[in-house]
Context: one part of a larger RNA
RNA sequence: UGACGGGGGCCCGCACAAGCGGUGGAGCAUGUGGUUUAAUUCGAGGCAACGCGAAGAACCUUACCCAGGCUUGACAUCUACUUGACAGCCUGCGAAAGCAAGUAGACAGGUGCUGCAUGGCUGUCGUCAGCUCGUGUCGUGAGAUGUUGGGUUAAGUCCCGCAACGAGCGCAACCCCUGCCCUUAGUUGCCAGCGGUUCGGCCGGGCACUCUAAGGGGACUGCCCGCGAUAAGCGGGAGGAAGGUGGGGACGACGUCAAGUCAUCACGGCCCUUACGCCUGGGGCGACACACGUGCUACAAUGGCCAGUACAAUGAGACGCAAUACCGCGAGGUGGAGCCAAUCUCAAAAAGCUGGCCUCAGUUCAGAUUGGAGUCUGCAACUCGACUCCAUGAAGUCGGAAUCGCUAGUAAUCGCACAUCAGCCAUGGUGCGGUGAAUACGUUCCCGGGCCUUGUACA
Numbered sequence: 001u002g003a004c005g006g007g008g009g010c011c012c013g014c015a016c017a018a019g020c021g022g023u024g025g026a027g028c029a030u031g032u033g034g035u036u037u038a039a040u041u042c043g044a045g046g047c048a049a050c051g052c053g054a055a056g057a058a059c060c061u062u063a064c065c066c067a068g069g070c071u072u073g074a075c076a077u078c079u080a081c082u083u084g085a086c087a088g089c090c091u092g093c094g095a096a097a098g099c100a101a102g103u104a105g106a107c108a109g110g111u112g113c114u115g116c117a118u119g120g121c122u123g124u125c126g127u128c129a130g131c132u133c134g135u136g137u138c139g140u141g142a143g144a145u146g147u148u149g150g151g152u153u154a155a156g157u158c159c160c161g162c163a164a165c166g167a168g169c170g171c172a173a174c175c176c177c178u179g180c181c182c183u184u185a186g187u188u189g190c191c192a193g194c195g196g197u198u199c200g201g202c203c204g205g206g207c208a209c210u211c212u213a214a215g216g217g218g219a220c221u222g223c224c225c226g227c228g229a230u231a232a233g234c235g236g237g238a239g240g241a242a243g244g245u246g247g248g249g250a251c252g253a254c255g256u257c258a259a260g261u262c263a264u265c266a267c268g269g270c271c272c273u274u275a276c277g278c279c280u281g282g283g284g285c286g287a288c289a290c291a292c293g294u295g296c297u298a299c300a301a302u303g304g305c306c307a308g309u310a311c312a313a314u315g316a317g318a319c320g321c322a323a324u325a326c327c328g329c330g331a332g333g334u335g336g337a338g339c340c341a342a343u344c345u346c347a348a349a350a351a352g353c354u355g356g357c358c359u360c361a362g363u364u365c366a367g368a369u370u371g372g373a374g375u376c377u378g379c380a381a382c383u384c385g386a387c388u389c390c391a392u393g394a395a396g397u398c399g400g401a402a403u404c405g406c407u408a409g410u411a412a413u414c415g416c417a418c419a420u421c422a423g424c425c426a427u428g429g430u431g432c433g434g435u436g437a438a439u440a441c442g443u444u445c446c447c448g449g450g451c452c453u454u455g456u457a458c459a
Stems, first nucleotide, its partner, number of pairs: 001459002003456003007453007015443002019406005026297008034288002042053002064283007073107001077106005092099002109272002112270003118266002120261003123257001125255001130169006136145003149160003175249004180217007189207001194204003220243001223237005286425001299399001303358007315346003320339002325334003365396001370391007412435007
């Protein structure tokens, strides 16, 4: 000087408390350990691995296993020799690849090892308020001071003081979305005002409103009162769509964990080169006595079922989205209007509201499992797809010790869209809107962190 303390003081954070909903019990989905296996490819390992790399494992992917094959090779550049065409068509063996016409050599190739040789990228402490430098001063020196102190703040934020005076990286602001208003612009919107109407903004007509998307305004403790050192600032109030960082996002200092990744990629070294490279068929990554994580669906009556009826936003669409109509109980099929999309389509939003049935029961709860019959995608659904219909109806009556999330348009609850994608094992992920709470006395305690100080036999 740090680090540490079941030392002290001050202060934060859904850290506790207050409150709401869960997990831990059940069935299933998914990831992992273990075991098994010819193979169950590899990586990730407290927080910060475990619905993670996987935003799509039937073949492909695929890196694994078995079998069949190939050696200048599936791919790049070059040299020498041979042939004169290659492609296409026909043909033999084969499951396909391959073999039967090319050869030789430099070289290719490796998801083989080392993330303890590395770049790049990322996680984490932590959006925490810190980390440093120049000059000066103090100290023999390590170093100190500044950065400590008194207030204040979300903040090393600002004010005051001070042997310090300044400065940099961080904080904040500048950027994006959202909340109010204005301007510009009308093939979306509007009977707002008029006319027509087969009643649908449908037509004429109009951009006022809604909206769309570009620009601008608006909030700064600016104003008033009080508190405070006449400071910074704090409390209350006015006006305002909005206050005192309005709400959300992007943005992550010096560094820590020899943290993660040689399997995105790149790259040093090492290793394999008729194979640790390459192609193909099939299998495996989907195994199942078990154990754990993350989820979905439930255990019902603020519920289930049936009928009727209302209101979104984000998005996606030509290898595509597909309306009306017809067929089928249905998944779907036939067919194809329109749409390169504020124009057409996906599309129905669901919870909600109205009416009816069920009356506490393992049930009209719950839907696992299994039998049968089908639909669709695809060369192909046996291993191993999704969906539909009929039948079957299991465990489960609110979950031990323990444990998680959340402070407001949040939790809870309800549906919708998209990426990947032929299809899909999506209950995952990323977004979108609908309905919409409770609680916070307080900081003693648990966890993590910041500043000052103290002890130390630790570095």
This is a predicted structure of a 459-nucleotide part of an RNA (small-subunit ribosomal RNA, 3' major domain) from a metagenome.
Rfam family: Bacterial small subunit ribosomal RNA. Rfam links the family to the GO terms structural constituent of ribosome and ribosome.
The RNAcentral record of the full RNA draws on SILVA.